[in-house]
Background
Predicted 3D model of a 328-nucleotide part of an RNA (large-subunit ribosomal RNA, domain IV) from a Chloroflexota bacterium. It matches the Rfam family "Bacterial large subunit ribosomal RNA". Rfam links the family to the GO terms structural constituent of ribosome and ribosome.
Context: one part of a larger RNA
RNA sequence: CCCUCGUUAAGGAACUCGGCAAUCUAACCCCGUAACUUAGGGAGAAGGGGGGCCCGGAUUUUAUUCGGGUAGCAUAAAAUUGGUCCAGGCGACUGUUUAGCAAAAACACAGGUCUCUGCUAAAGCGUAAGCUGAUGUAUAGGGGCCGAUACCUGCCCAGCGCCAGAAGGUUAAGGAGAGAGGUUAGGGUAACCAAAGCUUUGAACUGAAGCCCUGGUAAGCGGCGGCCGUAACUAUAACGGUCCUAAGGUAGCGUAAUCCCUUGUCGGGUAAGUUCCGACCCGCAUGAAUGGUGUAACGACCUGGACGCUGUCUCAACGAGGGACUCG
Numbered sequence: 001c002c003c004u005c006g007u008u009a010a011g012g013a014a015c016u017c018g019g020c021a022a023u024c025u026a027a028c029c030c031c032g033u034a035a036c037u038u039a040g041g042g043a044g045a046a047g048g049g050g051g052g053c054c055c056g057g058a059u060u061u062u063a064u065u066c067g068g069g070u071a072g073c074a075u076a077a078a079a080u081u082g083g084u085c086c087a088g089g090c091g092a093c094u095g096u097u098u099a100g101c102a103a104a105a106a107c108a109c110a111g112g113u114c115u116c117u118g119c120u121a122a123a124g125c126g127u128a129a130g131c132u133g134a135u136g137u138a139u140a141g142g143g144g145c146c147g148a149u150a151c152c153u154g155c156c157c158a159g160c161g162c163c164a165g166a167a168g169g170u171u172a173a174g175g176a177g178a179g180a181g182g183u184u185a186g187g188g189u190a191a192c193c194a195a196a197g198c199u200u201u202g203a204a205c206u207g208a209a210g211c212c213c214u215g216g217u218a219a220g221c222g223g224c225g226g227c228c229g230u231a232a233c234u235a236u237a238a239c240g241g242u243c244c245u246a247a248g249g250u251a252g253c254g255u256a257a258u259c260c261c262u263u264g265u266c267g268g269g270u271a272a273g274u275u276c277c278g279a280c281c282c283g284c285a286u287g288a289a290u291g292g293u294g295u296a297a298c299g300a301c302c303u304g305g306a307c308g309c310u311g312u313c314u315c316a317a318c319g320a321g322g323g324a325c326u327c328g
Base pairs, nucleotide, nucleotide: 001323002322003321004320005319006318007317008316010314011313014312019309028050029049030048031047036041038148052070053069054068055067056066057065058064059063071075083307084306085305086304087303088302089301090299091298095107096106111146112145113144114143115142116141117140123132124131125130149294150293151292152291154224155223156222159221160220161217162216163215164214165213168212169211170210174206175205179201180200181199182198183197186193187192225243226242227241228240229239252286253283264280265279266278267277268276
């Protein structure tokens, strides 16, 4: 000097990104216990008190309790053994996860909703046989999204999907085969014409789904404006005009896990606060099942504050064990 421990004056988070780490607390009995709440909880809330041994009393012996006495610094005398509270974010919860850097706000979840499926079901595995689904039958099964509960879930079907429709348009192979070319029996003085067959082609006409078309559908994918003017101080604009759109963001929430400007402004907390809490709204670029906003309970989650407590620190000291070092 390193590791693992023990104790520490005064102070008590001044340490630090951050109370990280380590203390404090602790089991049992009695008293007592707030906001809030889904009335179950919260709650071991918080906060107080008690304890050994001996004698005696009471209750039903045990056991508990009361009174008195007695030893100690200390009586759950060792060990094991919750620190607590306030406020906010996220996720309802118990669970699950990156075996070996991430345990979480991620996944799952009960619940909601959409969609497919009438049974030889849909869906899936397999070349097939066959199997799962299911020895189930729409209160069932598969798939997608959201994610307890409470209050809710606005407008847009123009685009892309999906569903339905069938009048018309377009449309393949196939069918059909008008016509045309080649070849040549034959005809013709020749130019040339040219049957049948073979062959190379080939126009109408016919011909499904699809697409065009007509509707529907957003808890399908998605989307949800601009400019100008206006009130008797000023400012602002309930109001008006105009352009565009499929429709122009409703209720909520909002400097937010979303705000660039930004340490926004105001208030609170501190002596002092880029964090935190409450408001404001000028939302660069919030917003309603890619769910919106609340919410009791819960969380080895994240953030801010307080009490207690402490060697985290002011500022270090001493001690113990094991290393390091020397010898071997």
The source organism's lineage runs through Bacteria, Bacillati and Chloroflexota.